[in-house]
Molecule: transfer RNA
Organism: Acidobacteriota bacterium
RNA sequence: GUGGACGUAGCUUAGCCUGGCGAAAGCACCGGCCCGCCACGCCGGGGACGUGGGUUCAAAUCCCGCCGUUCACU
Numbered sequence: 001g002u003g004g005a006c007g008u009a010g011c012u013u014a015g016c017c018u019g020g021c022g023a024a025a026g027c028a029c030c031g032g033c034c035c036g037c038c039a040c041g042c043c044g045g046g047g048a049c050g051u052g053g054g055u056u057c058a059a060a061u062c063c064c065g066c067c068g069u070u071c072a073c074u
Base pairs, nucleotide, nucleotide: 001073002072003071004070005069006068007067010027011026012025013024020057029045030044031043032042033041050066051065052064053063054062
């Protein structure tokens, strides 16, 4: 340099193919309950669609550029 795959919460993933409610789950974190204390358990809470455009009534989802990670080839 060329081609492919991937990028969603602190971490690991679902949702993307087939656009449509207010983006889901586990662990982690914070607060409360429980307890003599811790742990476990129970209740509640905060937090994310890599970035910039385009299409559309509507985009995590479709299209394009860029950035990053990774694989192959040269």